[in-house]
Formats: sequence, structure tokens, C1' cells
RNA sequence: GGGCCCGUCGUUCAAUGGUAGGAUACGUCACUUGCACUGAUGAGACACGAGUUCGAUUCUCGUCGGGUCCA
Repeated sequence: GGGCCCGUCGUUCAAUGGUAGGAUACGUCACUUGCACUGAUGAGACACGAGUUCGAUUCUCGUCGGGUCCA
């Protein structure tokens, strides 16, 4: 320098163009003498910009970041 892949709650993993979900972690309550476990409940995210579309996490382009291969 070029090709390909990836970017989603703190972490990890989903999501046929139509209400962004699960696990774990965290807060509160219950249980306990207390902690833990368990149960209930709550908060928390689509890398950024533009385009297509009635509607974009999803499709297209660019930027940024990461990984891998070639030189």
C1' cells in the first nucleotide's frame, strides 16, 4: 500500500426493513442473626456522518477503530 471480516447495555451474545432481546454484572425489595444462594422488580446499548425508504441495528457510500491475509 491492497483484499476480506467485524463494530449493539459494564462484559458477552442475538435480532427477515416495522416496539432493540437473552445471559452475566449492577441498584432496590423479600428471604437470613448476618453474608451468600434463591425469588421478585428496576436502570442500562445499535462507533460516527450521509444516502435509499413511509420506516434503517439491518441496505448503499464515506470516516474512524479493531482483527486477519497478501505485498